RNA sequence: GCCCGCGUAGCUCAACUGGCGGAGCACGUCAUUCGUAAUGAUGAGGUUGUCGGUUCGACUCCGAUCGCGGGCU
Numbered sequence: 001g002c003c004c005g006c007g008u009a010g011c012u013c014a015a016c017u018g019g020c021g022g023a024g025c026a027c028g029u030c031a032u033u034c035g036u037a038a039u040g041a042u043g044a045g046g047u048u049g050u051c052g053g054u055u056c057g058a059c060u061c062c063g064a065u066c067g068c069g070g071g072c073u
């Protein structure tokens, strides 16, 4: 230098031919306990890496760019 894949909650990952962004763990509160853990209930947490474009509508499609990983030279 060229090619491919990935980037979504604090972490690990979903989200189907474009149609309201979710789960588990972690975290807060409450219950239970003499207390802790465990368990149960409930709650909060997201400009979907960034910038633009297409569309009535974009995590999803297109372009650019940044980061990480792999391959080739």
Base pairs, nucleotide, nucleotide: 001072002071003070004069005068006067007066010025011024012023013022019056027043028042029041030040031039049065050064051063052062053061

Description: Transfer RNA from Candidatus Brocadia sinica JPN1, 73 nucleotides, folded computationally. It matches the Rfam family "tRNA". Rfam classes the family as a transfer RNA. Clan: tRNA clan. RNAcentral records the identical sequence in 10 taxa. The prediction has a mean pLDDT of 81.